[in-house]
A computed fold for a 73-nucleotide RNA from Trichonephila clavipes, annotated as transfer RNA. It matches the Rfam family "tRNA". Gene Ontology term of the family: triplet codon-amino acid adaptor activity. The family's RNA type in Rfam is transfer RNA.
RNA sequence: GCCCCUGUCGUGCAAUGAGUAGCGCGUUGGACUUCUAAUCCCAAGGUCGUGGGUUCGAAUCCCACCUGGGAUG
Numbered sequence: 001g002c003c004c005c006u007g008u009c010g011u012g013c014a015a016u017g018a019g020u021a022g023c024g025c026g027u028u029g030g031a032c033u034u035c036u037a038a039u040c041c042c043a044a045g046g047u048c049g050u051g052g053g054u055u056c057g058a059a060u061c062c063c064a065c066c067u068g069g070g071a072u073g
C1' cells in the first nucleotide's frame, strides 16, 4: 500500500428483511434484616465512532474519514 473484521448507557454484549434501542453486571432509591451481606421491587443513564448521502422514516443501506484488531506483500 491493498483486503477483511470491529466501534451501541459506567462495563460486557444483543438488536441488521429500515418503523420510537434491549439484556447481564454495576449505580440511585425502596422492601426484608438488630446491622451488613444475599434476595426482591422500582428508577436513572444512549444524539448507536465522526461527517455526508439515499429514504416518509437509518444503529441497520451507500460514500469518505477516524479508532482498535487480523491477513497479505
Base pairs, nucleotide, nucleotide: 001072003070004069005068007066010025011024012023013022019056027043029041030040031039049065050064051063052062053061